[in-house]
């Protein structure tokens, strides 16, 4: 720092998706040690058990125990103690410590001020005081109630508890003085007036008390600022906002009353409704920001739920009362207890979160004068990889490299120095030993002490026998987990077979998967590793730093204007804002820097910066601003003038339409692609005359003119807004912009009335058509027109808000203005406005834009953040409604989108070809047969080939073979290689048995070479046996492949280098002008050049020549000749070479001439880049899979020949151009020895026989149509030959399924073919016969071959196919594309819905607990005061009144949630109905609006051009 993901690429837009960090985490797998940290985010649920606040005897009195004296025999009794325990009274403390986030949008936190409006126990410092008395109540005692808790009545007592009483500075109220303050006011000082303290304890230089000043700490309280979301929450408020008195508090204040005014708050967001504890700070990020508030540190708020006060310096009080809800527990049912959100621990919730632990040694706190007590604050410890951080599981050496595994081309190659193997080391862990500091203090004992304390010795350890240190044994006890298709580092093998599975986003599995699953490698981290969840980043994707709105999402239809925002030039003040200094504050912790300190880090300690903020003080004046002055350019305003379909109103005016009336005239007229409905003999169109209505105003008419936009067109008046110029003057910033608001707003629509001539939604009818609710015709009503009210839309588009300003140019057009020219005209320069084209430079994704900006700036508004849901759904405003406006969400996709690009394609356009059409000849499609194919059959009927480019194809030869297919009988090392070991001497032939054969047995007769006289050795060939490696397979995959081949197409095109243009994909070249068969050639051109293709070069054929002549020619009885045919080889020859027009002086093109042949003569071969996943694993090869007594081989026998059927391809016909008979001709270009076969002889004949020639220009197969006659006479026939019958010939092992052939007889459909459809453009169609392959035979096919030999082409308008250019395109598996909408299923989430269920909030009444206030006549009254007393007073409760919590009734509003039914809506391999869009989508679309119609949609009206 960026990546993948829209397309065939391509650049933009644009969203989604990843690599990062990070966590109080959860979850899977796994796990050796330590430090230091951190651990109920959930039920602010509910709690069993323990401990979490008490302490002081040096405040008091009593009681115990204990020493201890005294009397007493003793039981006892009395006394005294520096001594213990100790309940009460009393004091201090229980308001701190701890814990929680429930509530709270708040002065509640945070920062910063303020309090002249205020408290502060214990501390510290001054200054003064403690004089003198009294009466109680607890504990005790005795009685009494009681289940508990407790209570209740007498009766003693003591204090640092209570109360008079003296005394006093303060306070308070009066009078007097003086100083100060920013308001209110505030401070000293003098005097006078009543009221008003105090407590002692003790061994005491010692702790207290009591007034008073000050201090310091803590606290109240008030202010500015900042502090989440929602406007579909716009108004809110009644103690509400003030004032006046009061009361109430420390204290200020509507806190609280009474009484009086009507205020207050809000778009700068009140109210209201959601959510939240606030910071320091924490993640995250360059930053700015965005997220979070767990742990530590401040604040605040709670304490079962609510209210409520009492003590108290201090609570509205977590372990404290009281009332009341709920809930628990206990009880003798009367009536009690209780409060873990303290620590630990229990159940439940929950995807999760720990011990009922040690100890006050340390810090810290209360309490005491200390000892010291008491602390679940703390300090340790334990659990948990939950985080960080650091360590180990060993280290060195060790093989061209074991085993084992995996892989493989079988050679090896990986795992891999890894391991074993040698050497060594000892961290952790375990053994054993030794052993801290944290303790500088306070304690205690000596000493000193200016008294605060200081020396000095001695005791005190939870964690701790921890840390750490030594020492032993010993490689010994320690590795996993994710990942490997791009992204994004890491590949093989095997399974699997759109299965099963995997996925963060693209996407992967459909038989070779680096995507599933395993294995073997490999990467990447490491006691961890992945995964899920969550934040921030990336994401400039909310853009302040940092975004945009012509077409991607986004300019408001339009102007007017209050706020509000922004503001010309020149002088001044001020100093808000700004810019400098200085001061205070911004706590610590944290982050960042530097040292340091635990062996190191984590983690701490110290300093230091840094806290961008506030808030005060100087200062400074340049912008902004506030204020004063002043000016003229920008704005207004006067004169004068122009143009103009600007608006409103009122008259007029002629064409044209249609009605009426007449005249003429007489059959049709209208209307369409054609028709039809429809009008017409009752006289229509027509046409001539006259009349009546209503709309609209032709040419002028323009890219023209005005308006802010909608919009605005005959002439004439009237009334009226705007807006240009010219030249002076005037005003003197008066400006521009614009949330809300107002106002105008095309058509269609609505409501009254009125009009209606055309026109024309709906609506009929005719047509079209598969249907045709359209399109096209006749007809028609609302409407369109007018008044007056509404509606407020639109592709209200320039898809571009409005104002200023500035920035090369050139050419129109409308309105001024000036100068020059001219007799006028014309014409020419300058300038202002307003509207057009083109263009520079900028800018733009790109098309484009370009002074009329979309370029450079400013202001100001208005709006966009993926698509679909959806401009929908709820609420709310607005409308008579129709509906309009504001404007969601679940859910659901990986994209939707813009410009261009290269193609394809179009029922787009232009230019040309091709037997494409058309013209013409002859066929197929009907018959019969043959073939070949489907479909059925069947035991098999063996595979393949399916539109053109399968179907007489693979087959160029199926009775057996072939054959692969069935059935049935054998064979397993195998029918066939190749290698090893035995063994035989043969293989082979011959002949015999058995068996259908395969196969099996019996005879017989039988090897080479070399050495050697042989025996024999050795080799070598064959055969058989044996077991193993292996063979074999026409079994799959042509969608794994080679190779061969079809097809687009003989079509003319298909690229490439370099340059150039272009962000790019790409383009240019190759496009255009002409011309070819042709990217063939020429000119032009940012292009020059080049390759595959065309063309040529090969071959064959047309003419001629030379060479060559046997088998050929030629002549022949022979010798013989080569002139001629021919036949073989070589040359010439054709090149627009030559005239002549024509073209651009070209290419080239027309016509001539010569010539056998003319414009590539003709025919052939040959077939660019590529397409069609095109054919072929059954020609051959050849991954991969499968079979291995079988999917292999062998054999006999069927089968591939079946046949109610359909289809191609064919023969042969159907007749007189023809059929039969006879006769007589004329070819080419092949083939022939297991072969052609000639003469000759038989057979009717196929054939037989028979044998010359002949490996062949010699011999042989060898021609028909055709000539010349003769019959046939239009008939299902002397056409036709199909069936069948009988007889034969041939090959062949064999013709039964199943050959051809011949003869004899049999003679079937067929009389020229429906829709439809081929093939040929000249030696060609048509016809007519030869020969070849293949083959024992077997040919209508196939490939050749020659004979005879036509007939049209006017012309490209259509049909098919096809090349160029251009257009549009929503298509790019590319029109055989894409896509719309009802209907039918599935699912899913969502509006409405009669209504139920809830929940939290106001409002009004009712009702009242506990408490507070008020009253307290009467009741109570022993404490105080008066008083001898009586008796008053004082004071308390009862009890009454207010206010109030809960609870109760009422009416509404809001929120969830759930409902039969309903309504649309997204999704969802292969469902229905139509074709509405994209190509002129086949009627051009789309926008608004009405209306209609299964659906898309169709019409009408007006608008856009996208």
């Nucleotide at each position: 720092a960026g990546a993948g993901u829209u397309u065939g690429a391509u650049c933009c837009u644009g969203g989604c998706u990843c690599a990062g960090a990070a966590c109080g985490a959860a979850c899977g797998c796994u796990g050796g040690u330590g430090g230091c940290g951190u651990g109920u985010u959930u039920g602010a649920u509910g709690c069993a058990u323990g401990c979490a606040a008490g302490u002081c005897g040096a405040g008091c009195g009593a009681g115990c125990c204990g020493u201890u004296c005294c009397a007493g025999c003793g039981a006892u009794g009395g006394g005294a103690c520096a001594g213990g325990c100790g309940a009460g009274c009393g004091g201090c403390g229980g308001a701190c410590g701890g814990g929680u986030g429930a509530g709270u949008a708040a002065c509640g936190c945070g920062u910063g001020a303020g309090c002249a409006a205020c408290c502060u126990g214990c501390c510290c410092c001054c200054c003064g005081g403690c004089c003198g008395g009294g009466a109680a109540c607890a504990a005790c005692c005795g009685g009494c109630c009681c289940a508990a808790c407790g209570g209740c009545c007498g009766g003693c007592u003591a204090a640092u508890g209570c109360c008079g009483g003296a005394u006093a500075g303060a306070g308070c109220g009066g009078g007097g003085u003086u100083c100060c303050g920013c308001a209110u006011g505030g401070g000293g000082c003098c005097u006078u007036g009543g009221c008003g303290a105090a407590a002692g304890g003790g061994g005491a230089u010692c702790c207290g008390c009591c007034g008073g000043g000050g201090g310091a700490u803590g606290g109240g309280c008030u202010c500015g600022c900042g502090u989440c979301c929602g406007a579909u929450u716009a108004g809110g408020c009644a103690g509400u906002u003030g004032g006046c008195g009061g009361g109430g508090c420390a204290g200020c204040g509507g806190c609280c009353c009474a009484c009086c005014a009507a205020a207050c708050c809000a778009a700068c967001g009140a109210u209201c409704g959601g959510u939240a504890g606030c910071c320091g700070g924490c993640c995250u990020g360059a930053g700015a920001g965005g997220g979070c508030g767990g742990a530590c540190g401040g604040c605040c708020a709670c304490a079962u739920u609510g209210g409520g006060a009492c003590u108290g310096a201090g609570a509205u009080a977590c372990g404290g009362c009281c009332c009341a809800g709920a809930c628990u527990c206990c009880u003798g049912c009367g009536g009690g207890a209780g409060g873990c959100a303290g620590c630990a621990g229990c159940a439940g919730g929950g995807a999760a979160u720990a011990u009922u632990g040690c100890g006050c040694a340390a810090u810290g706190g209360g309490c005491g004068g200390a000892a010291g007590c008491c602390u679940g604050a703390c300090g340790c410890a334990g659990c948990g990889a939950c985080g960080c951080c650091a360590c180990g599981u060993g280290u060195g050496g060790g093989a061209c490299g074991g085993a084992g595994c995996g892989c493989c081309u079988a050679g090896g190659c990986g795992u891999g120095u890894a391991a074993a193997c040698c050497a060594c080391u000892g961290u952790c862990g375990c053994g054993g030993g030794g052993g801290a500091a944290u303790a500088g203090a306070g304690g205690c004992g000596c000493g000193c002490u200016u008294c605060g304390g200081c020396g000095c010795g001695c005791g005190c350890g939870a964690a701790c026998g921890u840390a750490c240190c030594c020492u032993g044994a010993g490689a010994g006890g320690a590795a996993g987990c994710g990942c490997c298709g791009g992204c994004a580092a890491a590949c093989u093998u095997c399974g699997u077979g759109c299965c099963a599975g995997c996925a963060g986003c693209c996407g992967c599995g459909g038989u070779a998967a680096u995507a599933c699953g395993a294995g073997g490698g490999g990467c990447g981290c490491g006691a961890g590793c992945g995964u899920u969840g969550u934040u921030c980043g990336g994401a400039a994707u909310c853009a302040c730093u940092g975004g945009g709105c012509g077409u991607a999402a986004a300019g408001g239809g339009a102007g007017c204007g209050c706020a509000g925002g922004c503001g010309g030039c020149c002088c001044u003040u001020c100093a808000a804002g700004c810019c400098g200094g200085g001061c205070g504050u911004g706590c610590a912790a944290g982050u960042c820097c530097g040292c340091g300190g635990c062996c190191c880090a984590a983690c701490c300690g110290c300093g230091g910066g840094a806290u961008u903020g506030c808030g005060c003080c100087c200062g400074g004046g340049a912008c902004u601003g506030c204020g004063g002055g002043g000016c003229u350019u920008g704005g207004a305003u006067u004169u004068u003038u122009c143009a103009g379909a600007g608006g409103c109103g009122g008259g007029c005016g002629g064409a044209a339409u249609u009605c009426c009336c007449g005249g003429u005239g007489g059959a049709g007229c209208g209307g369409u692609g054609g028709a039809a409905u429809g009008c017409g003999u009752a006289g229509a169109u027509a046409u001539c005359g006259g009349g009546a209505a209503g709309a609209a105003c032709a040419c002028c008419g323009g890219a023209g003119g005005c308006g802010a936009a909608g919009g605005c067109g005959g002439c004439c008046c009237g009334c009226u807004g705007g807006g240009g110029a010219a030249a002076c003057a005037u005003c003197g910033a008066c400006g521009c912009u614009g949330c809300a608001g107002c106002u105008c707003g095309a058509a269609a629509g609505c409501g009254c009335g009125g009009g209606u001539a055309g026109c024309a939604a709906a609506c009929a009818g005719g047509a079209u058509u598969a249907g045709a609710u359209a399109c096209c015709c006749u007809g028609g009503u609302a409407g369109u027109c007018c008044g007056c009210g509404c509606c407020g839309u639109a592709a209200a588009c320039g898809a571009u808000g409005c104002g200023c300003g500035c920035u090369u140019g050139g050419c129109g057009c409308c309105c001024g203005g000036g100068g020059c020219u001219u007799a006028a005209g014309c014409g020419c320069c300058c300038u202002g406005g307003g509207u057009g084209c083109c263009g520079c430079a900028g800018c733009c994704a790109a098309c484009g834009c370009g002074a009329u900006a979309a370029g450079c700036g400013c202001g100001c508004c208005g709006c966009c953040u993926g698509g679909g849901g959806a401009g929908u759904a709820c609420g709310c405003c607005c409308g008579c409604a129709a509906g309009g406006g504001u404007g969601a969400a679940a859910c659901u996709c990986a994209a939707a989108g813009g410009a261009a690009u290269u193609g394809a394609c179009g029922g787009g356009g232009g230019c040309c070809c091709g037997c494409a059409c058309a013209a013409g000849c002859g066929g197929u499609g009907g018959a019969g047969c043959a073939u070949g194919u489907g479909g059925u059959u069947u035991a098999a009927u063996u595979c393949g080939a399916c539109g053109c480019a399968a179907c007489g194809c693979g087959c160029a030869g199926a009775a057996c073979c072939u054959u692969a297919c069935c059935a049935g009988g054998g064979u397993u090392u195998g029918a066939c290689a190749u290698g090893g070991g035995g063994g035989a001497g043969g293989c082979g032939c011959g002949u015999c048995c058995g068996g259908a054969g395969a196969c099996g047995g019996a005879c017989g007769c039988u090897c080479c070479g070399u050495a050697g006289c042989a025996a024999u050795a050795c080799g070598g060939c064959u055969c058989c046996c044996c077991g193993c490696a292996c063979a074999g397979g026409u079994g799959c995959u042509g969608c794994a492949u080679g190779g061969c081949u079809g097809u687009c197409g003989u079509c003319a095109g298909c690229u490439c280098g370099u340059g150039u243009c272009g962000u790019g994909a790409g383009a240019u070249g190759u496009u255009g002008g002409g011309u070819u068969a042709a990217g063939u050639c020429c000119c032009g051109c940012a292009a020059c050049g080049a390759g595959c293709g065309c063309a040529a070069c090969c071959c064959g054929u047309g003419c001629c020549c030379c060479c060559g002549g046997u088998u050929g020619c030629c002549a022949a009885c022979a010798u013989g000749g080569c002139u001629c045919u021919c036949c073989g080889g070589g040359g010439g020859g054709a090149c627009u070479g030559c005239c002549g027009g024509g073209g651009a002086c070209a290419a080239c093109c027309c016509g001539g001439a010569g010539g056998a042949a003319g414009g590539u003569g003709c025919g052939g071969a040959c077939g660019a880049c590529g397409u069609c996943a095109a054919g072929u694993c059954c020609u051959c090869a050849u991954g991969g899979c499968c079979c291995u007594c079988a999917c292999a081989u062998c054999c006999u026998g069927g089968g591939c020949c079946a046949c109610a059927c359909a289809c191609g391809u064919g023969c042969u016909a159907c007749a007189a151009u023809g059929g039969g008979c006879g006769c007589c001709a004329c070819a080419g270009a092949g083939g022939g020895a297991a072969g052609c076969c000639a003469a000759g002889c038989c057979g009717c004949g196929a054939g037989g026989c028979g044998g010359a020639g002949c490996g062949g220009a010699u011999c042989c197969c060898c021609a028909a149509a055709g000539g010349c006659g003769c019959c046939c006479c239009c008939a299902g026939u002397u056409c036709g030959g199909a069936u069948a019958g009988g007889a034969g010939u041939c090959u062949g092992c064999a013709a039964c399924c199943c050959g051809a052939c011949u003869c004899c007889u049999u003679g079937a459909a067929g009389c020229c073919g429906g829709a439809a459809u081929c093939g040929c453009u000249a030696g060609u169609a048509a016809u007519c016969g030869c020969g070849g392959a293949u083959c024992a035979g077997c040919a209508u096919g196939c490939c050749g071959c020659g004979g005879u030999g036509a007939a049209u082409a006017c012309g490209u308008u259509c049909c098919c196919g096809g090349g160029c250019c251009u257009u549009g395109u929503a298509c790019a598996c590319a029109c055989c594309g894409c896509c719309c909408g009802u209907c039918a299923a599935g699912c899913c989430a969502u509006g409405g819905g009669a209504g139920g269920g809830g929940a939290g909030a106001g409002c009004g009444c009712u009702c009242c607990a506990a408490g507070a206030c008020g009253c307290g006549a009467u009741g109570c009254c022993g404490a105080c005061c008066c008083g001898a007393a009586a008796g008053g007073g004082a004071g308390c409760c009862a009890g009454c009144g207010u206010c109030c919590a809960a609870a109760g009734c009422g009416a509404g509003a809001u929120c969830c949630c759930u409902g039969a039914c309903u309504g649309g809506g997204g999704c969802u391999a292969a469902g229905u109905c139509g074709u509405a869009a994209c190509a002129a989508g086949g009627u051009a679309g789309c926008c608004g609006u009405a209306c209609c119609g299964g659906a898309a949609g169709g019409u009408g009206c007006g608008g856009c051009u996208g």
Model confidence (mean pLDDT): 86 of 100. Small-subunit ribosomal RNA from uncultured bacterium contig00103, 1506 nucleotides, folded computationally. Rfam family: Bacterial small subunit ribosomal RNA.